The part of an RNA shown here (small-subunit ribosomal RNA, 5' domain) has 502 nucleotides and comes from a Pirellulaceae bacterium. The sequence was found in a public genome assembly. The prediction has a mean pLDDT of 85. Rfam family: Bacterial small subunit ribosomal RNA. Rfam links the family to the GO terms ribosome and structural constituent of ribosome.
Context: one part of a larger RNA
RNA sequence: GAAUGAACGUUGGCGGCGUGGAUUAGGCAUGCAAGUCGAGCGAGAAGCUUUUUUUUGAUCUUUCGGGUGAAGAAAAAAGUGGACAGCGGCGAAAGGGAGAGUAACGCGUAGAUACGUACCCAGGGGUGCGGAAUAGCGGGGGGAAACCGCCGGUAAUGCCGCAUAAUGUCUCCGGACCAAAGAUUUAUCGCCCUUGGAGCGGUUUGCGUACUAUUAGCUUGUUGGUGGGGUAAUGGCCUACCAAGGCUCUGAUGGUUAGCGGGUGUGAGAGCAUGGCCCGUCUCACUGGGACUGAGACACUGCCCAGACACCUACGGGUGGCUGCAGUCGAGAAUCUUCCGCAAUGGACGAAAGUCUGACGGAGCGACGCCGCGUGCGGGAUGAAGGCCUUCGGGUUGUAAACCGCUGUCAGAGGGGAGCAAAUUUUGAGCAAUCCUCAGAGGAAGCACAGGCUAAGUUCGUGCCAGCAGCCGCGGUAAUACGAACUGUGCGAACGUUAUUC
Repeated sequence: GAAUGAACGUUGGCGGCGUGGAUUAGGCAUGCAAGUCGAGCGAGAAGCUUUUUUUUGAUCUUUCGGGUGAAGAAAAAAGUGGACAGCGGCGAAAGGGAGAGUAACGCGUAGAUACGUACCCAGGGGUGCGGAAUAGCGGGGGGAAACCGCCGGUAAUGCCGCAUAAUGUCUCCGGACCAAAGAUUUAUCGCCCUUGGAGCGGUUUGCGUACUAUUAGCUUGUUGGUGGGGUAAUGGCCUACCAAGGCUCUGAUGGUUAGCGGGUGUGAGAGCAUGGCCCGUCUCACUGGGACUGAGACACUGCCCAGACACCUACGGGUGGCUGCAGUCGAGAAUCUUCCGCAAUGGACGAAAGUCUGACGGAGCGACGCCGCGUGCGGGAUGAAGGCCUUCGGGUUGUAAACCGCUGUCAGAGGGGAGCAAAUUUUGAGCAAUCCUCAGAGGAAGCACAGGCUAAGUUCGUGCCAGCAGCCGCGGUAAUACGAACUGUGCGAACGUUAUUC
């Protein structure tokens, strides 16, 4: 000098774009963050309409006996309606967060193939006939609750059986085996088998990837083989047997530290340092372990077990997991709103309308950073007053002010307005270029420094005191170095200090 996710001190007008829990992967109140499909299925509350019955009974009429019967209420039935819940499908493995662990095929790069693939695209075939359950529901129980048994009965694109069977699977090449689901409506959406593709993923290899020898030996599923098991798939991945191997001073093993890369900072470069925001990838989800479902998980807001912690309890037993968005406590030098909207982009579901979406789009807060703009412009000398210095003549602050004339950026008030909207129509949470009008210099300047390095000096106070200081060093009675004033210098909505990197 440059830089920072910065902090601290003094000061602080506006806007744009960014950015903001770096410490305790510490604990969390509250709300929201993953649903959707009635064109898969059964059932169906409220409400509304119609009819019937019962009841009250306005009006009109009357031979006073009654007749007519609006409107209201109750019950039943039918239709419409579609809430809540349930079965089923798809999604929930994405998106979002964090960097604890990991020195490793984790990452980067260049390869390999013993593999898988829901949704999507293309091709070839098929979609026949039956059956048994179960939730919801009804009944009746247990429990403080969470919730859980029992009995009865019901549906499906839920489950099961038979048939059909190749270009599929297995094969001793003879053969054997394997599927399906309908819906709305007249044309679509589906369903099953199979081949190929696309994209994605699994596995694997070469090379590269921190410090430490005050860590020198390490290893028994260890290294290899055979048979078997397991997996989508290779493999000591697992197992039985056999052999005795394998790694290592080109640093094994141990210890410490750390996610990695694209990048970022600095530097002429080589290099050195670093990995926040954004993108790719890996890992984690209270701590440890486990599997289930599924195309895909050993699953952040799924399940089971154990533990710590917290909460409820009728003491028998239950419930929870913000390293999602806000927010709270704690610790800390230190890091924001319990905001608005699905209008845009994207995602899930749906034929669609649409619903959901703290992803995302926006607004709010913070000079935290970068950039832009402003705080006026011209004239104005008796060089006013005041301040400071003085050789007492004057000098300086200084055209600075006053005063005169003018302008209208920004901020303020009012009015219009393209665009962000892609689409024939409709659709903006929020933003807004730009234009017009109004008033009025009004609302907007500080911080550090002045001995040398280093731009900029005088006076007073103090007297090795009080203090300054990045280095050299100042201060013990004439201090350009401390404190104050005046003046000056630098930068400017900032200026200094501290920390860290080059």